[in-house]
This record gives sequence, structure tokens and C1' cells, in this order.
RNA sequence: UGGGUUGAGCGCGGUGGUCGCGGGCGUCGUCAUGGCGCUCGAGGAAAGUCCGAGCUCCGCCGGGUAGACUGCCAGGUAACGCCUGGGCGCCGCAAGGCGACGGACAGGGCCACAGAAAACAAACCGCCACGCGAGUGGUAAGGGUGAAACGGUGGGGUAAGAGCCCACCGCACCGCCGGCAACGGACGGUGGCACGGCAACCCCCAGUCGGAGCAAGGCCAAAUAGGCGGCGAGGUGUGACCCACACCGACCAACACCGGCAACGGUGAGCCGCGGGUAGGCUGCUCGAGGCGGCCGGCGACGGCCGUCCCAGACAGAUGACCAUCCCGCUCUUCGGGGCGGAACAGAACUCGGCUUACGGCUCGACCCGGCGC
Repeated sequence: UGGGUUGAGCGCGGUGGUCGCGGGCGUCGUCAUGGCGCUCGAGGAAAGUCCGAGCUCCGCCGGGUAGACUGCCAGGUAACGCCUGGGCGCCGCAAGGCGACGGACAGGGCCACAGAAAACAAACCGCCACGCGAGUGGUAAGGGUGAAACGGUGGGGUAAGAGCCCACCGCACCGCCGGCAACGGACGGUGGCACGGCAACCCCCAGUCGGAGCAAGGCCAAAUAGGCGGCGAGGUGUGACCCACACCGACCAACACCGGCAACGGUGAGCCGCGGGUAGGCUGCUCGAGGCGGCCGGCGACGGCCGUCCCAGACAGAUGACCAUCCCGCUCUUCGGGGCGGAACAGAACUCGGCUUACGGCUCGACCCGGCGC
């Protein structure tokens, strides 16, 4: 100096002022709505609602089946399908990246096209032998097809070939060594090599799993309607009128009166208590597995201790606008200064821990591969 990999942070400015909005506290005042002052007021994803929890209500003897999810090992954590470290496989020269990464002799199923053949055997071209040839037999080295074709290289061997035999590599099993383990060993032995792949197809194995969610749940409680109980204006019937008894009872009906041609409307015509519950209000509601700083333990995720801070809680849902000045970038300049710009994705609604997705740009660090110079 060019290219690349990866991690962390910011997410757009700082200060002051004016106006506006939501919450809290103080104070003044009103029957009440309020006034003033101080203070706090969106995000790294508040998003998707995909996992895991807290909290709440409901359910719950125990076991099994079905179903869903997870799936190398160790650790972290309240927990997780998350994170950290490690192993293995693949990709990359490398830094590094990606991986649902248990089981294919328990069983079933599938392997398109091409190809002779896709699983236990088989042979299209070729090679070899016989044969004039057609063809028959041997072969699996070479070619060809395919995502995948029954270990690789070299030598021996053979008519040609072939783990047919040998050496090395690979593979399987056993032992030993290292590691908590996954796993590893250019350690030893045995075996010519042993039945291809797919389980993000069914399935088998192992592990985990009750449901619904803050519109959860709890409290207070109008008007109107309705429920229960009591009183009761009034009405009806019977007896023998005042009276007694029975029934109805403020809805309807009946009765009386008023208005109206009528249909119909109005008045007589109510009161008290209890409980449920709608609107509405309060609560849950923000102090929490909390933030920041330091020290200690750990490779790390993370943990421990100490100090310090309080940081939105709305319910049609508030967080905005302007001015001055400083800062940063671009630009013009007569060097005094002037002009423009400071964004994108997006916006809390019970709360946390993650994952994923969206996003213009800026800052800092570590590492890898090149070029040039010393």
C1' cells in the first nucleotide's frame, strides 16, 4: 500500500432558550375542569410472535398409548431449540465460514433421467480364447451413463484380467495409549475387504412436554332492563252493603279519568332492602434473573463480591416544532466569512432471556493473503 476475514460500539450530534404533549412529586385554588414550579419521557431492533421463562387463572392419583419437539461432547444459564469451548465432516491458499451431526444387519419404502446394470447381481463398447463368419465362452483392468457403479497407487501374476497374490495407503474389528467426553494416535495385532445411498420418508432408540393467556386475574360499581325478598296505591271475585276472606299487583291486562273520528297516547301509577352484573373507575403496572463502574475467578459463555443509580407506563394511546451557539461533512471565498446537509429501518402497551428479519452511514480493534521499500 492493495484485497479479504472477523469482533465490539454508535445508531446522529452537545449546550441553552421559547412553545406544545404524556407520567410523577410539591404547592396554590375551585363545587368541579385547573394554575405554577421541579423532574422523567421509545428501540437496537420497541418488529416477526419463532423458542425459553417469570406472573395469573383453570386442570391434575399413578401408569401406558397417541401426538409434538429435540438429537456429536463438555460447560454456562432461572430455562431454552440460546450461548461458549471442543470434536468430526464439507468449503476456502489463509484468517475463517457452514453443518437436524443418534441408528441403514429391527422392519417397510424410495433411488427420476441416463445407463448393460441402482443392490445382488448383471455386461453396452472394449480386451482375451475358439471360430471363415454368425456366434459361444472368459473378464471387470480401460471407455461410456449417472448425484451415486462393489476400495486407491505400484508390482507380481494371467490367454486377457481380477485382493487372485504382495507392499504402502485406506477400511473393519480387538487391544494399548491420550482425553471428563465427543474423539484422536506415522501405536500393536487380526481380517483381503465384509451387505451402495436416502431417516428434513415411515420407522427404531434416547430425552423433554397439562391448557390458556394481562382482552390473564382481582376489587369498586351508575342509568336502563332483568332476578330475589318485603311494603303497598290500586284492581277483581265470593259471602250479606260499611266489613271479612281469597287472588292479582305496579310488566301486561282489567278499571277510572283526560285527549283523539279512530288507531292509539297520557294520568291514577310507587317505595325499601339484597345479590349478580353492563358502561365506567381502580388494581395487576413496572425495582427488575435491573443498569453502570471497580476488583477477583474462568480460554470463554458466565459467575462472585463491593460501590453507585432509579431509568416511559399511555388506554385512542404522549416523546414534537422553532431559535441561538458549538461540533462534524461538503462547498464558495475578496480569507473577514457565507451557503447546504446531519440520515435509514422503524415506533413501547405485563415483564424478562434468546433467535430471526429490516436498516443509509460512522468509529475502534484483532487477524489472513499479496505488492513495493528498508

Predicted 3D model of a 374-nucleotide RNA (Bacterial RNase P class A) from a Gemmatimonadales bacterium. Its Rfam family is "Bacterial RNase P class A". Rfam classes the family as a ribozyme. Rfam's curators write: Ribonuclease P (RNase P) is a ubiquitous endoribonuclease, found in archaea, bacteria and eukarya as well as chloroplasts and mitochondria. The organism belongs to Gemmatimonadales, within Bacteria. The coordinates come from a structure-prediction model, not an experiment, and the mean pLDDT is 76.